Model confidence (mean pLDDT): 77 of 100. Predicted 3D model of a 409-nucleotide RNA (Bacterial RNase P class A) from a Candidatus Cloacimonadota bacterium. NCBI's taxonomy places the organism under Bacteria, Pseudomonadati, Candidatus Cloacimonadota. It matches the Rfam family "Bacterial RNase P class A". From the family's description: Ribonuclease P (RNase P) is a ubiquitous endoribonuclease, found in archaea, bacteria and eukarya as well as chloroplasts and mitochondria. Clan: RNaseP clan.
RNA sequence: CGGGAAGAUUAGAUGUCCGCUGUUUCGCUUGCGGAACAGAGGAAAGUCCGGACACCAUAGGGCGGGAUACUUCCUAACGGGAAGCCGCAGCGAUGCGGAGCCAGCUCCACAGAAAAAAACCGCCGGGCGCCCUCCUUUUUUACGAUGCCGUUGAGAGACCGCAGCGUUUUUUGGUGCCAGGCAAGGGUGAAAAGGUGGUGUAAGAGACCACCGGAAGCCUUGGCGACAAGGUUUGCCGGGAAUGCCUUAUCCGGUGCAAUGCCAAAUAGGAAAGCCACGAAGCGCUGCCCGCGCGGUUACGGCUUUCGGGUAGGCAGCAUGAACCCGUUUGUGAAGACGGGUCCAGAGGAAUGGACAUCUGCUUGCGCUUGCGCAGGCCACAGAAUCCGGCUUAUUAUCUUCCCGUGGG
Numbered sequence: 001c002g003g004g005a006a007g008a009u010u011a012g013a014u015g016u017c018c019g020c021u022g023u024u025u026c027g028c029u030u031g032c033g034g035a036a037c038a039g040a041g042g043a044a045a046g047u048c049c050g051g052a053c054a055c056c057a058u059a060g061g062g063c064g065g066g067a068u069a070c071u072u073c074c075u076a077a078c079g080g081g082a083a084g085c086c087g088c089a090g091c092g093a094u095g096c097g098g099a100g101c102c103a104g105c106u107c108c109a110c111a112g113a114a115a116a117a118a119a120c121c122g123c124c125g126g127g128c129g130c131c132c133u134c135c136u137u138u139u140u141u142a143c144g145a146u147g148c149c150g151u152u153g154a155g156a157g158a159c160c161g162c163a164g165c166g167u168u169u170u171u172u173g174g175u176g177c178c179a180g181g182c183a184a185g186g187g188u189g190a191a192a193a194g195g196u197g198g199u200g201u202a203a204g205a206g207a208c209c210a211c212c213g214g215a216a217g218c219c220u221u222g223g224c225g226a227c228a229a230g231g232u233u234u235g236c237c238g239g240g241a242a243u244g245c246c247u248u249a250u251c252c253g254g255u256g257c258a259a260u261g262c263c264a265a266a267u268a269g270g271a272a273a274g275c276c277a278c279g280a281a282g283c284g285c286u287g288c289c290c291g292c293g294c295g296g297u298u299a300c301g302g303c304u305u306u307c308g309g310g311u312a313g314g315c316a317g318c319a320u321g322a323a324c325c326c327g328u329u330u331g332u333g334a335a336g337a338c339g340g341g342u343c344c345a346g347a348g349g350a351a352u353g354g355a356c357a358u359c360u361g362c363u364u365g366c367g368c369u370u371g372c373g374c375a376g377g378c379c380a381c382a383g384a385a386u387c388c389g390g391c392u393u394a395u396u397a398u399c400u401u402c403c404c405g406u407g408g409g
Stems, first nucleotide, its partner, number of pairs: 001405009012359007020039009041381001045392002048390005053256004060290004065252005070084005085098005099247002104245002106241003120186002122182003126178006142167003146163003150159003194212006213237002215234008260316004270307007282294004323342008361378008
C1' cells in the first nucleotide's frame, strides 16, 4: 500500500426570538393568563420470540397441536446471551452447523444384473454331444517300493547311477447345451459387500491370517461436563437423506391495552320461531373428551336463533420501571452483589417545531507561519402509543484489533 475478518462508539452542540404538549404551582372574570421543569430511537421499524399486567376463572387431567434439541453457566424467561467441545469450509483471521438411520417405513432419476441386494461379460468343476490330438502289444517320460555298483560317513543314513516290477496313461485341448458353485476380475454409475499382501479352494470369497482403515466396547490419566490423550479387546465391516414420515427427551392453558374497569346517554315498552324438571334448557373453561363451575326450571321465568332498530360519548388503565447513571467488588465471560445518585414524553387522529447566529465533525479548493486562515459543501436510516428483555432488517460518521499478500528499510 492492496485485499479480507471480527468488534466498539456515535447519530451534533450552544444562544436569541416565535410556536406546540405535559407535570407542578400562582392568579383570576372558571377557562384563560403567568412562572419553573421536561418533551421521539438505536433501531421507535418488522410483529419474529420471551415475559410483566388484565380478564376467562374456582382451575384439574387426557388426546390433539406446537416449539426446542452437544456441554456447563447467565437471565424473570426465551427459539436469547457467555464460555467451551466436536464436525465441516477456508492458506488464515474466522464463519456455519450440532438428539436418533441396529424401532419401523419411505426416497436416491437414467444407466446398470443389482441401489437393503444381486449375475450382463465372466471363472470353476459335473453330465451329455461334437471336433482335433493321442492311445491298447510297445517306446518315451514321471512317481513308488525292492535289489545291486559307486561316493560320503564311526554307523544309521544320505546322494548318484543301473536292473526288473507296479502305478500314472482311453491322455491333453477346444466348443455347444443343461443344472450347480462364485462374487475375486471386467463393465454401468455420484455411490456397488473396506484396502494391500498371503493361506486356502475345483474356482473363489474376511472363509482364515498379517498389517492398515473404520466401527463398537472396556481400562488408565486429565476435565464439573460435552470430550481429549494413551492402552487394549472384538472379523463387528455397503452409503446418503430425519430443514423426509417417524422415534426419544424437555417445555407450552387461552385471548390480548382494540386487555380490562367505572360513569353517562339512547334503545320503534319492536316482531317471529324454537327449547326448558334425576338442579332443566342453555352458557363458560382455544379445538375434542372427561371433569368442574355458572344458571335456577316460580313458564307474567330463563335461554338459543332470525329479521328490524338504538348507541360508538366521557373518565381511568397511562408511566416509579425485572428503570437508568456513577463507584467498589466477584467472575475467563455473559452477568451478580454492595453503596451512592437521578426521575428522563404520555398524545388521544395524535404534541415534541420554525427562523437567525456561532461552534464541533467530515470534505473540496486556495494561501501559508504545517496547523492555522479564507471561501464553499455535507451530516444517513428514520417518528413514541401499555411497558420491558432479545432477535432480524435499514443506515451516516469515526475508531480499534486480527489475517493474507506485495514492496521498502